[in-house]
């Protein structure tokens, strides 16, 4: 600190994801110690049992027990009794149970935190002064007695005490109440001084003395210490109450309130106060959020974060709330009281059914709930705390020890040598790598653990003894205090810690390893099983799923899940947007708000400085220090960002004042305008309607009908009606805030601009709400109604056509008066103001120049468009009319769908608007640019693409291949162009992969190594269908003498497979495409993908080539070097020529010749070279001369980056997998030759430009010795015999054929056609049945020129004759070649196809054979509606009215006081009242859950229908 994820790619918004750290944690796997923390987050559901609050005999009266001394009974060891000491107590009574401890239910509150305040208050015990403690009285528990209950528990009698209880008495500074002062004051009062009245206390308990007095020797009064106890003082401590601030979500909660709001009075409180009541008055909160609903105890601090934040309140610590639930109250300094009490309920329990008992949110435990959360421990030793004078008692507070890796720190599981780099493992390219110095071995150590020994600190008070010294006091008693010294006290624990022996021994596991994220391989698996945080992996070579080696990463722990910050500048104070990505309100006015020109002068609220309180403590930070370190713990310090308080500064913002004029307004003077509303007017068109002229159509479309028209349309003239809209001017012109606004004229009427002076003096600016206006469409009502024209009808068009075209055609579109309030209501840009280079247009005003004047031209206000530097933008792009730089104010946004939907509310007559969620789901939606493909989009341009021609394929017969059927097999591959006379350049056996059926298994063939044998090989007979198998015969070479070489057998080890995967491969090929394109260095542009180059302009068969040009250059491709052939020279002359000469059998046949044809080597020649026109003068075209040949002359070789998971594992090779007595291999037969059809290539024809018969001429390239095969002979032929001659320019195949000449046939299924059949033959061959060419005779099918629809060809081409080759025993209509004859046509580039540059649009990028919408069917989720049903919560009127405190009453009872007494005062008890909890009744309100049924949505590999939308998406799309 970033990362991965949209996309071919890119750069942006923009969400989702991970890496981090945390945790009162859960779970899975695993688990050596210690140490310090820390553990019920869920049912504030229940709770069995123990303990968690007493204590004090120095307040009291009693009881007991023990012991000591008496003393009395006598059973003499026991009972009674007194005394005294010791101990233990129920009960009265003091104190203490109000703290401790525990939970977060409630609570959105002055409940919390912070700053105050109280002049409106209390405070037991505590600590300071002071002052005082007198005298009395009547009960009352315990105890006894007598009684009721099963019990809890309780009634009546009688005694008795007290620091309990109650008069009295005295009393301050205290309290009331009055008078008089004095300070201070927020004017309420507070403080204090002085006088006067009034009323109000108290308690004693322990100990010591004997100066005083009194009895008498020791005690009482007394004195004296101590504990208390009363009133007052201050004070500490701890509470009450008020206030400022700050404290969550929700406006789909906007109004809320009658004790309510404030006043007077009285009541109550410790105290103010509607806290309460009576009685007046109408207040009192609310947009700065009242009131209602949700949720939650607040804080220090904890988590995380750079911070600011955000989360969060567990443990420690502070405040609060609560104690089964709800209501009450007493006591009491303090409680409305967790281990009080009363009542009401729910609920457990006990019960003799009559009536009781109960509350672990206290520490342990139980049960339930739950992903989950501890021992029914030990001790009061230490801290602390209640009682007590004190010893001590009590203390699950507290200190310890148990469980739990829950969590932070610590420490071990070894450590040094140690390479045959061991065994095994796993991988291999089989050489080898790796686990690996790891093990083993050898030397050590000794943490931890185990034994043993030794052993702490946490203790010091206190009390006790025993010195000293101090107050008190007569005092050497006492007693308090202050000091030394002894002595006593450990739960933990025989712990911590030391040594000592012991033995490497007991002590590593989790998670990962595709990218991100650090680690890589084998095998299994085969979209299956499974994995995943995101993106994604798995369909047979998975680094991603499972297992294994091996890595890596943590480490006694690792990993999942949760949760919270973080990364997220993704709610943005720090710190975001807003034209197209989400997001500027439709648009004006203005309220509340916010915010505001200048110059002074004042205050000092904001702000800033300095002081000072406060911000507990712990925490966190620094430091220092203590546990062996470190978690953890101790000092000290900083820090606590904050808030009062008080001084100060006066700039800035605020407040008051004073001035000013530049913002802003008035006024005056002039301008322009479709600005508004009203009232009047005006022509053109259209339609109707009348007449008149005219006649068969007219409309109307792609092309048609539907319509209209012979009752006279359409055209046409002339009258007329009506409504409705304003052509021309008219313009990126004007005006309005926006909506919108267009004839002419008039009325009223807003508002801009302009010029000049004056005036006013900040009056400004934006505006949540309000409020107005606000286009079409739409609603009400009433008019209107020419033209159009949703809805309708029909005609058409279609596979349909509820559309688009065509005829009609209602609403509707107009007026009026109202409603509606939305629009892609758009510059998709919210209003103001200020400021930042220019430039050139439009239209309003005004002014200067110059001029007779006007234009023209400068200069300026305001508008209103273009272009453009800066500078902004993700990019297009915006650019003084900002998307530029700053300021103010408003609106608005926060992934995509669900959804602008539900549901609430609000407005509307409706329609339907405003407002506005969630569940669910999804990794993404998008924005701009880019490069591609597309396009029923443009533009230029190629090609036998189309057109022009010529011949043909689709018809027939048959040949071939192919589909399909069959079949035992009909063996595989090829499948739009680019599979189908293709692989196959030749299936009868073989070929051969297939089928049947017969053998074989180291094997048909190849090798390596042991082993043994011997020649193998031929040849013969047997058996068989053959393989094969038996039997016979016949028998080796080399040699260094070891042995080799051939071969049989036997055994390893290796084979073989035309088995499978061309979607794992090479190599080959084919296509696009012989298209002219592909591409790269550097450089420059862009954030970037990427562009430039290569794109414009010419031109070319071309990215040929000139020119321009941020580009300059190169390269694969064009072209051109290569071969053929067309001209010519040359060199050579056999087997080829033969002009000349000679011979001649007349054949170049022989001499000869070298000229010529040719042959086959070499040059040569054509390059726009040359002339002219044209162009830019280039470039290059077009014409021309020359020339055998003219613009690449003609044809071939020769295929650029790349596409098509094109084709081939069956040429060949090869990874993997699969087969191994078979999927290898041998053999015979048989099939690849089937045959109802279909289809492609092709042959032959349908004839007379032909057929037949005859005669008769002229190529080229080829092949040939297991071949080619001549002349002769024989055969109608095929062919047979035969065997010259030739390894070829020699001989042979060889006959060219069409052609020409003759002559028959004369338009017909024929002398055409030849298939198919019979018969008889020939050749090959081992063999022609399945299954070959041929021949001769016989026979003589179809078809008479070929529908849609399709192909091929631009010149020596087509079309049209032969020939020759390769394969091969035979077999060609096919394949490759090769000459003869030898044409037609091409205006031209609109269309089809296909390519090529530009360009443009795009939601395609698997790429238009993309993408996609909507219904419907099916699964399946969430969710809304819905009769109704249930369930909480609550709000109002009411009915009961429990305990209680007030208040009244008081016929009963009654110790103190007061009274001679009668009675009284006061008090219980006991009734009534106000209030009041639970409970019911009615009647609203809010919100939950369940609903038959329905609605819509969302998901879900291959369902249905159709085609909306992306391109002009075939009707441009899109919004209301």
């Nucleotide at each position: 600190a970033g990362a991965g994820u949209u996309u071919g790619a890119u750069c942006c918004u923009g969400g989702c994801u991970c890496a981090g750290a945390a945790c009162g944690a859960a779970c899975g796997c695993u688990g050596g110690c210690g140490g310090c923390g820390u553990g019920c987050c869920u049912c504030u559901u229940a709770c069995a049992u123990g303990c968690a609050a007493g204590u004090c005999g120095u307040a009291c009266g009693g009881g007991g027990a023990u012991u000591g001394c008496g003393g009395a009974g006598c059973u003499u060891g026991c009972u009674c009794u007194g005394c005294a000491a010791u101990u233990c107590u129920a009960g009265u009574g003091g104190c203490g149970g109000a703290c401790g401890g525990g939970u977060g239910a409630g609570u959105a509150a002055c409940g919390c935190g912070u700053a105050g305040g109280u002049a409106a208050c209390c405070u037991a015990c505590c600590u300071u002064u002071u002052g005082g403690u007198u005298g009395g009285g009547g009960a009352u528990a315990a105890c006894c007695c007598c009684g009721g209950g099963a019990a809890a528990c309780u009634g009546g009698g009688a005694c008795u005490a007290a620091u309990a209880c109650c008069g009295a008495a005295u009393a301050c500074u205290g309290u009331u109440g009055c008078g008089c002062g004095g300070u201070c004051u927020u004017c309420g009062g507070a403080c204090u001084g002085c006088g006067c009245a009034a009323a109000g206390a108290a308690a004693g308990g322990c100990g010591g003395c004997c100066u005083c007095u009194g009895c008498u020797u020791g005690c009482a009064a007394g004195c004296u210490g101590c504990c208390g106890c009363c009133g007052a003082u201050a004070g500490a401590c701890g509470g009450a109450c008020c206030u400022g601030c700050g404290u969550c979500c929700u406006a789909u909660u906007a109004g809320c309130u009658u004790g309510u709001u404030g006043g007077u009075g009285a009541g109550g409180u410790a105290a103010c106060g509607g806290c309460u009541c009576a009685c007046c008055a109408a207040g009192g909160c609310g947009a700065c959020g009242a009131u209602g609903g949700g949720u939650a105890g607040c804080c220090g601090g904890c988590c995380u974060g750079a911070g600011a934040g955000g989360g969060u309140g567990u443990c420690c610590g502070g405040c609060c709330a609560c104690a089964c639930u709800g209501g009450g109250u007493c006591u009491g300094a303090g409680u409305u009281a967790c281990g009080g009490c009363c009542c009401a309920g729910a609920c457990u329990c006990c019960u003799a059914c009559g009536g009781g008992a109960g509350g672990c949110a206290g520490c342990a435990g139980u049960c339930g709930a739950g992903a989950a959360u501890a021992u029914u421990g030990g001790g009061c030793a230490a801290u602390g705390g209640g009682c007590g004078c004190a010893a001590g008692c009590c203390u699950g507070a507290c200190c310890c020890a148990g469980c739990g890796a829950c969590g932070c720190c610590g420490c071990g599981u070894g450590a040094g040598c140690g390479a045959u780099g061991a065994a095994g493992g796993c991988c291999u390219u089989u050489g080898g790598g790796u686990c690996g110095u790891a093990a083993a071995g050898c030397u050590c150590u000794g943490u931890u653990g185990u034994a043993g020994a030794g052993g702490a600190a946490g203790a010091a008070u206190a009390g006790c003894a025993u010195g000293g010294g101090a107050a008190c006091g007569a005092a050497u008693a006492g007693c308090u205090u202050c000091u030394g010294u002894g002595c006593c006290u450990g739960a933990c624990g025989g712990u911590a810690c030391u040594c000592u022996a012991u033995a490497a021994g007991a002590a590593a596991g989790c998670c990962c390893c595709g990218g991100c994220u650090a680690a890589c391989u084998c095998c299994g698996u085969g979209c299956c099983a499974g994995c995943a945080g995101c993106c994604g992996c798995g369909g047979u070579a998975a680094u991603a799923c499972g297992g294994a080696g091996g890595g890596u990463g943590c480490a006694a722990g690792c990993g999942u899940u949760g949760u919270u910050c973080g990364g997220a500048u993704u709610c943005a104070c720090u710190g975001g947007g807003u034209a197209u990505a989400a997001a500027g309100g439709g648009u004006g006015c203005g309220u509340a708000g916010g915010c505001g020109g200048u110059c002074g002068g004042a205050c000092a609220a904001g702000u800033c400085g300095g002081g000072u309180g406060u911000g507990a403590a712990a925490u966190c930070c620094u430091c220092c220090g203590g546990c062996u370190c470190a978690a953890c713990c101790g000092g000290a310090g900083a820090a606590c960002u904050g808030c009062g308080c008080u001084c100060g500064a006066a700039a800035c913002u605020g407040u008051c004042u004073g001035a000013c004029u530049u913002g802003g307004g008035u006024a005056c003077g002039g301008u322009a305008g479709a600005g508004g509303c009203a009232a009047g007017u005006g022509g053109a068109a259209u339609u109707c309607c009348c007449a008149g002229u005219g006649u068969a159509g007219c409309g109307g479309u792609g092309a048609a009908a539907u319509g209209c028209g012979u009752u006279g349309a359409u055209a046409u003239u002339g009258g007329g009606a009506a409504g409705a809209a304003c052509a021309u001017c008219u313009g990126u012109g004007g005006c309005g805030a926006a909506g919108g606004c267009g004839g002419c004229u008039u009325u009223c009427u807003g508002g801009c601009c302009u010029g000049c002076u004056a005036c006013u003096g900040a009056c400004a600016c934006u505006g949540a709400g309000a409020u107005a206006c606000g286009a079409a469409a739409g609603c009400c009502a009433g008019g209107g109604g020419a033209g159009c024209a949703a809805a309708g009808g029909g005609g058409a068009u279609u596979a349909g056509a509820u559309a688009c075209c065509c005829c009609c055609g209602u609403a509707g579109u107009c007026c009026u008066g109202g409603c509606u309030g939305u629009a892609a209501a758009c510059g998709a840009u919210g209003u103001g103001c200020a400021c930042u280079a220019g430039g050139u247009g439009c239209g309003g005003g005004a002014g200067g120049u110059a001029u007779u004047g006007a234009c023209c031209c400068c200069u300026u206000c305001g508008g209103u468009g273009c272009c453009g530097u800066c500078g902004c933008u993700a990019a297009c792009g915006c650019a003084g009319u900002a998307a530029g730089u700053a300021c103010c104010c408003c609106g608005c946004c926060u992934g995509g769908g669900g959804a602008g939907u539900a549901c609430g509310g609000c407005c509307g007559c409706a329609a339907g608007g405003c407002u506005g969620a969630a569940a669910c789901u999804c990794a993404a939606a998008g924005g701009a640019a880019u490069u591609g493909a597309c396009g029923g989009g443009g533009g230029c341009c190629c090609g036998c693409a189309c057109a022009a021609g010529c011949g043909g394929u689709g018809g027939a017969g048959c040949a071939u291949g192919u589909g399909g059927u069959u079949u035992a097999a009909u063996u595989c591959g090829a499948c739009g162009c680019a599979a189908c006379g293709c692989g196959a350049a030749g299936a009868a056996c073989c070929u051969u992969a297939c089928c049947u059926g017969g053998g074989u298994u180291u094997g048909a063939a190849u090798u390596g190594c042991g082993a043994u044998g011997g020649a193998c090989c031929g040849c013969u007979c047997c058996a068989g269908a053959g393989a094969u198998g038996g039997a016979g015969u016949u028998u080796c070479c080399c040699u260094u003498c070891g042995g080799g070489g051939c071969u049989g057998u036997c055994g390893u080890g290796a084979a073989g497979g035309u088995g499978c995967u061309g979607c794992a491969u090479g190599g080959c090929u084919g296509u696009c495409g012989u298209c002219a394109g592909c591409u790269c260095g550097u450089g420059u542009c862009g954030u970037g993908a990427g562009a430039u180059g290569u794109u414009g302009g010419g031109u070319u068969a071309a990215g040929u080539c000139c020119c321009g040009c941020a580009a300059c250059g190169a390269g694969c491709g064009c072209a051109a070097c290569c071969c053929c052939u067309a001209c010519c020279c040359u060199u050579a002359g056999u087997u080829g020529c033969c002009a000349g000469c000679g011979g001649u059998u007349c054949g170049g046949c022989c001499g000869g010749g070298a000229a010529c044809u040719c042959u086959a080597g070499g040059g040569g020649g054509a390059c726009u070279g040359c002339c002219g026109g044209u162009g830019a003068u280039a470039a290059a075209c077009c014409g021309g001369a020359g020339g055998a040949a003219g613009g690449u002359g003609g044809g071939g070789a020769u295929g650029a980056c790349g596409u098509c998971a094109a084709g081939u594992c069956a040429u060949c090779a090869u990874g993997g997998c699969c087969u191994c007595u078979a999927u290898g291999u041998c053999c015979a037969g048989g099939g690849c030759u089937a045959c109802a059809c279909a289809c492609g290539u092709g042959c032959u024809a349908c004839a007379a430009u032909g057929g037949g018969c005859g005669a008769u001429a002229c190529a080229a390239a080829g092949g040939g010795u297991u071949g080619c095969g001549a002349u002769a002979c024989c055969g109608c032929g095929a062919g047979g015999u035969g065997g010259a001659g030739c390894c070829a320019a020699u001989c042979c195949c060889a006959a060219a054929a069409a052609g020409u000449c003759g002559u028959c046939c004369u338009c017909a299924g024929u002398u055409c056609g030849g298939a198919u059949u019979g018969c008889a033959g020939u050749c090959u061959g081992c063999a022609a049945c399945u299954c070959g060419a041929c021949u001769g005779c016989a026979u003589g099918a179809a078809g008479g020129u070929g529908g849609a629809a399709u192909c091929g060809c631009u010149a020596g081409u087509a079309a049209u004759c032969g020939c020759g080759g390769a394969u091969c025993a035979g077999c060609a209509u096919g394949c490759c070649g090769c000459g003869g004859u030898g044409a037609a046509u091409a205006c031209g580039u609109u269309c089809c196809c296909g390519g090529g540059c530009c360009u443009u649009g795009u939601a395609c990028a698997c790429a238009c054979c993309g993408c996609c919408c909507g219904u419907c069917a099916c699964a399946u989720c969430a969710c809304g509606a819905a009769a109704g049903u249930u369930c909480g919560c609550u709000g109002c009127u009411c009915u009961u009215g429990a305990a209680g405190u007030c208040g009244c009453c008081c016929a009963g009872c009654u110790a103190a006081c007061c009274g001679c007494a009668a009675g009284g005062a006061g008090g219980c008890a006991g009734g009534c009242g106000c209030c009041g909890a639970c409970a019911g009744a009615g009647u609203g309100g809010c919100g939950g859950g369940c609903g038959a049924u329905u609605g819509g949505g969302g998901u879900g590999a291959a369902g249905u229908c159709g085609u909306a939308a992306c391109a002009a998406g075939g009707u441009a799309g899109c919004u209301g």